[in-house]
């Protein structure tokens, strides 16, 4: 030095050019004599960073940062 792949909610991950979502987690509230379960609602994101396409960009394209994992 070269390739390929991630980077999105506190973790883990989906998504997909038109409003960004589950699941654990977290706040309430029912339930219980109490505590785990269970049920209901809620909060929490400038989708790594910048530029460029486009009426419109998490999504395409470019750079740069970072994280794995290959060749040499």
């Nucleotide at each position: 030095g070269c390739c390929u792949g991630g980077g999105u909610a506190g973790u883990u991950c989906a998504g997909u050019g038109g409003c960004a979502g589950a699941a654990c987690g977290c706040u309430u509230u029912c339930u219980u004599g109490g505590u785990a379960a269970g049920a209901a609602a809620g909060a929490g994101g400038c989708c790594g960073g910048g530029a460029g396409u486009u009426c419109g960009a998490u999504u395409c394209u470019c750079c740069c940062c970072u994280c794995a994992g290959g060749c040499u």
A computed fold for a 72-nucleotide RNA from Candidatus Tagabacteria bacterium CG09_land_8_20_14_0_10_41_14, annotated as transfer RNA. It was read from a public genome assembly. Its Rfam family is "tRNA". By type it is a transfer RNA. The organism belongs to Candidatus Tagaibacteriota, within Bacteria. Its mean pLDDT, the model's own confidence on a scale to 100, is 81.